[in-house]
RNA sequence: UCAUCGAGAAGGGUGGAGGGAUCAGGCCCGACGAAACCCUGGCAACCGUCCCCGUCAAUUGCGGGGAGUCCGGUGCUAACUCCUGCCCAUGAUAUUCUGCAUGGGAAAGAUGA
Numbered sequence: 001u002c003a004u005c006g007a008g009a010a011g012g013g014u015g016g017a018g019g020g021a022u023c024a025g026g027c028c029c030g031a032c033g034a035a036a037c038c039c040u041g042g043c044a045a046c047c048g049u050c051c052c053c054g055u056c057a058a059u060u061g062c063g064g065g066g067a068g069u070c071c072g073g074u075g076c077u078a079a080c081u082c083c084u085g086c087c088c089a090u091g092a093u094a095u096u097c098u099g100c101a102u103g104g105g106a107a108a109g110a111u112g113a
Stems, first nucleotide, its partner, number of pairs: 001113005010040005018029003023085004041077003046073002049067007081108001086105006
């Protein structure tokens, strides 16, 4: 920089009180055992792999679609990235503001290339 982020997938051992990225608010998970580490399994399909189509004079090039593994590189395995925080639109209420609901976008973050 680009793509994706409402789906999916758990047991055991060590460990001992915290955890859900950060800050704030909320809401959850946790002594029926948190974090962390290890083992085994699983999910998925980003890369690799395999198949098909298109493009090109041609290709191991480029583009699109699909399969998913026994094996490769990662990742993931509570809750939408747990929700909100900034901006916009719409709606209801209201004298106005604040605040509320829904939707869209951004920011931040995560993962891959």